[in-house]
Parts: sequence; structure tokens; C1' cells
RNA sequence: UAUUUUCGGGGCGGGGUGCAAUUCCCCACCGGCAGUUAAAGUCUGCGACCUGUGUUUUAAACAUUUAAAAUACGGCUGAAUCGGUGAAAUUCCGAUACCGACGGUAUAGUCCGGAUGAGAGAAAAUG
Repeated sequence: UAUUUUCGGGGCGGGGUGCAAUUCCCCACCGGCAGUUAAAGUCUGCGACCUGUGUUUUAAACAUUUAAAAUACGGCUGAAUCGGUGAAAUUCCGAUACCGACGGUAUAGUCCGGAUGAGAGAAAAUG
């Protein structure tokens, strides 16, 4: 470096209100991948979700089109401070905060669904 295989996201427990809530209110719980002088949900970048354009295929229409799938290249993309130790930490320790796609349903980071999917990437085998 190439090919193949495997792996590759966690979390609602208790109480309250109500006809109805794991969705509201009080307490609780969770944290993908790589990097970074030192270990990160909050730094940097990536993936996922959502989304645009081109190409191809299929279907419906036969006038312009419309829809779905595959693929290539893009866009978007949440949230942290203070103190301490140290050569070095927005990463460790202490304290106090904050964030979490879309569809469904009594309003959801934690339930159900797309998803037995996709995937950053990790490991192994072979040449």
C1' cells in the first nucleotide's frame, strides 16, 4: 500500500399533576471516532441526522415533467467556566454550569420507528 473478514452509541429509577406523560414539574441517568506536550459530550477535525446539485437506473406520465433508488461532489451541524497540581491539562482533581437530528405519541438526549440500515474509525488475516 492492496484485498478480505470481524467489530464499530450509552441512558428514566423514584416522586408529583392529569382521563392520558419513561414526553410536563422535582430529583435521577448517559456521552460515537481520530487528534491534541497529559486521559475531552463542551478545544480542533470527522461521522451520524438533515439538506443542495450533477450523473445513472427504474416507475408513472408522453407536453414540459414527477417520484424512488444508487452513486459522486458539496452545504448545514449543539454545549464551559472558575480554582488547584504540573514542564505541559478549556482533557486530570475539586466546584458550579451547559448541550443533545428527524417522524410518532400529552411537549422525548433516555420510549417506539426509519435502522438486522449507514458510518467516522478500530482490529485481524493474506499478498